FMN riboswitch aptamer (RFN element) from a Spirochaetales bacterium, 169 nucleotides, folded computationally. The coordinates come from a structure-prediction model, not an experiment, and the mean pLDDT is 80. It was read from a public genome assembly, where an Rfam model found it.

RNA sequence: GUAGAUUUUCAGGGCAAGGUGCGCCUCACGUUGUGGGGCAAUUCCUGACCGGCGGUGAUAGCCCGCGACCUUUUGCCGAAGCAAUGCUCGUAUUUUGGGGCAUAACGGCAGAGGCUGAAUCGGUGGAAUUCCGGUGCCGACGGUAUAGUCCGGACGGGAGAAAAUCGCA
Numbered sequence: 001g002u003a004g005a006u007u008u009u010c011a012g013g014g015c016a017a018g019g020u021g022c023g024c025c026u027c028a029c030g031u032u033g034u035g036g037g038g039c040a041a042u043u044c045c046u047g048a049c050c051g052g053c054g055g056u057g058a059u060a061g062c063c064c065g066c067g068a069c070c071u072u073u074u075g076c077c078g079a080a081g082c083a084a085u086g087c088u089c090g091u092a093u094u095u096u097g098g099g100g101c102a103u104a105a106c107g108g109c110a111g112a113g114g115c116u117g118a119a120u121c122g123g124u125g126g127a128a129u130u131c132c133g134g135u136g137c138c139g140a141c142g143g144u145a146u147a148g149u150c151c152g153g154a155c156g157g158g159a160g161a162a163a164a165u166c167g168c169a
Stems, first nucleotide, its partner, number of pairs: 001168002004166007017046003023039007048149002050139002052066004061137002070114009084103006119135005141152003
């Protein structure tokens, strides 16, 4: 220094301040309504805030690719149960009932797919949709008054990053 092996650790952030009030509760009057009070969307409205990983001639939420979520398929494994299907064992005149194994269904792991949001103008420069200035845009699924930010799957997973040991040069 590093094609490799093993182990360990790390690996996603964000509603300040207001407005409205679907709906609910309660009091009074009095009737099938009216008025007052309270709670009430971090989701609606104004506004605020956030930005995984690798790459890139120059630094990226919006250029290229990846991860996770969701989904399809193939293979392997597992628990439980014979409720579905098939096979099988014994008993038995027939019927009925009993046991075991496997498949499907369920859960987990791995591989290969599918799906997967959004940017422009000007400036500097050899080079920037990455820097500077202006103006924009995007953000899975379930819950709940409609969610990038709350709660949940998730003390999960993971693109990757780092360290150590062995080995190799």